[in-house]
Small-subunit ribosomal RNA, 5' domain from an uncultured bacterium, 519 nucleotides, folded computationally. The full RNA is in RNAcentral, with records from ENA and SILVA. The prediction has a mean pLDDT of 83.
Context: one part of a larger RNA
RNA sequence: GGAUGAACGCUGGCGGCGUGCUUAACACAUGCAAGUCGAACGAAGCACUUUAUUUGAUUUCUUCGGAAUGAAGAUUUUGUGACUGAGUGGCGGACGGGUGAGUAACGCGUGGGGAACCUGCCCCAUACCGGGGGAUAACAGCCGGAAACGGCUGCUAAUACCGCAUAAGCGCACAGUACCGCAUGGUACGGUGUGAAAAACUCCGGUGGUAUGGGAUGGACCCGCGUCUGAUUAGCCAGUUGGCGGGGUAACGGCCCACCAAAGCGACGAUCAGUAGCCGGCCUGAGAGGGCGACCGGCCACAUUGGGACUGAGACACGGCCCAAACUCCUACGGGAGGCAGCAGUGGGGAAUAUUGCACAAUGGGCGAAAGCCUGAUGCAGCGACGCCGCGUGAGCGAAGAAGUAUUUCGGUAUGUAAAGCUCUAUCAGCAGGGAAGAUAAUGACGGUACCUGACUAAGAAGCACCGGCUAAAUACGUGCCAGCAGCCGCGGUAAUACGUAUGGUGCAAGCGUUAUCC
Numbered sequence: 001g002g003a004u005g006a007a008c009g010c011u012g013g014c015g016g017c018g019u020g021c022u023u024a025a026c027a028c029a030u031g032c033a034a035g036u037c038g039a040a041c042g043a044a045g046c047a048c049u050u051u052a053u054u055u056g057a058u059u060u061c062u063u064c065g066g067a068a069u070g071a072a073g074a075u076u077u078u079g080u081g082a083c084u085g086a087g088u089g090g091c092g093g094a095c096g097g098g099u100g101a102g103u104a105a106c107g108c109g110u111g112g113g114g115a116a117c118c119u120g121c122c123c124c125a126u127a128c129c130g131g132g133g134g135a136u137a138a139c140a141g142c143c144g145g146a147a148a149c150g151g152c153u154g155c156u157a158a159u160a161c162c163g164c165a166u167a168a169g170c171g172c173a174c175a176g177u178a179c180c181g182c183a184u185g186g187u188a189c190g191g192u193g194u195g196a197a198a199a200a201c202u203c204c205g206g207u208g209g210u211a212u213g214g215g216a217u218g219g220a221c222c223c224g225c226g227u228c229u230g231a232u233u234a235g236c237c238a239g240u241u242g243g244c245g246g247g248g249u250a251a252c253g254g255c256c257c258a259c260c261a262a263a264g265c266g267a268c269g270a271u272c273a274g275u276a277g278c279c280g281g282c283c284u285g286a287g288a289g290g291g292c293g294a295c296c297g298g299c300c301a302c303a304u305u306g307g308g309a310c311u312g313a314g315a316c317a318c319g320g321c322c323c324a325a326a327c328u329c330c331u332a333c334g335g336g337a338g339g340c341a342g343c344a345g346u347g348g349g350g351a352a353u354a355u356u357g358c359a360c361a362a363u364g365g366g367c368g369a370a371a372g373c374c375u376g377a378u379g380c381a382g383c384g385a386c387g388c389c390g391c392g393u394g395a396g397c398g399a400a401g402a403a404g405u406a407u408u409u410c411g412g413u414a415u416g417u418a419a420a421g422c423u424c425u426a427u428c429a430g431c432a433g434g435g436a437a438g439a440u441a442a443u444g445a446c447g448g449u450a451c452c453u454g455a456c457u458a459a460g461a462a463g464c465a466c467c468g469g470c471u472a473a474a475u476a477c478g479u480g481c482c483a484g485c486a487g488c489c490g491c492g493g494u495a496a497u498a499c500g501u502a503u504g505g506u507g508c509a510a511g512c513g514u515u516a517u518c519c
Stems, first nucleotide, its partner, number of pairs: 001519004006515005013391006019384002021349001026347003030344003035091003040088002044084002046081003052075003059068003098302003107227007117219002122215007130164001132162002139154006170195005176189005200207002228274003235265002240262004245257003277299004281292004304325005327338004355381001357380003363377001364375004394424004404415004428460001431454004438446001463508005468489003474503005484491002
């Protein structure tokens, strides 16, 4: 000198774009953050409609006995509904969002590998969708419990569940042929045996379902190289190292198991200890290098702590389940409920870090045929000079060089064209009017915002640090090794350009200084 997710002191006009718990991965009140589909399904309620029954207001006629008309309501039946909220079922809750505790590791980066793999939704191609069955929730009744919730009996539907049929193709087993290869082997072909499918809905346009092959996308695995410090850590290891056989997996593999062998790693630093998420990048530097890993993007890991599996194409699953532990809460003491490292917000810690805001209008995501619903992702707004950038706080003329202030050798000198005064201008702010793009027919949170126009007044808008040398900028007074200053050298003990104040000056400027850290 540059830089910062900064903090502190003094000061503070406006706007744009960014950015904002670096500490306690500490504990959390409250609200919201993942739903959706009635074009899979049954039942219930509601609204309308319709059939029948019942009751019968009102009106008309009347021979006063009655007859006709039949509103509103109740029960029941049919249908409709882009109505409601539960339930079965499907898809999605594995994405998106947060955090960096752990991890020195194939975790990450980079380059490769598979003759060792999977892939819902999407695209392409081929073939198919026949015929049955038994349940169960909802619901009703009964029972238990303070509650959370649960039990029994009975009824019912499906794109829920289970057999059967069929099998172009597919899996498995057996033997075979051809070609090929880097070993295990691979590809193609036909044969025999054997095994496994499906679901309907519809507004009749379609939407779905099953099998197989291919693609795309996403993922799992393996390897070479690279990836901090310490030897005041020198030996480490028992599923350890390898083999054979099995189990398991989507798949290879001590991944797991039985048996056999005794290996394997290590001064080219094993093991142990400390520290740490990694990278694209960011800062600095002429570069080489050094430091860092906030925001944004990629990967990984985690979700109170530890463990486990279930479901599923995908999880060993932040707002799912089970167990254990700590903590908090409810309790009728028998038992239950919870998990903000999602967005706001609270307490605490700290030098220190924001609103319990608006909207799904846009972009994107989930579901749905769609209308649409959901979306604290996201888009915006609020707060903070936290940063960067831009603008303003006026411009021209103006010497009686006014007054005041400081100083003085008392003549003056400085402040100083500075002010006043005159003439202008209106950026920003304020007032009034108009008023977007962002959206394609409609739909705009932002927002009466940006922007434009008009009128209006120099008005509403300057501070901070420094002035001994380094280092741009000096005088007076006060103080008297005191009070104090200080980055280094060093100032201060009676004329201090170094302390404090004043005047003047220098530098930067809505900031200026200080502190911390890096180059």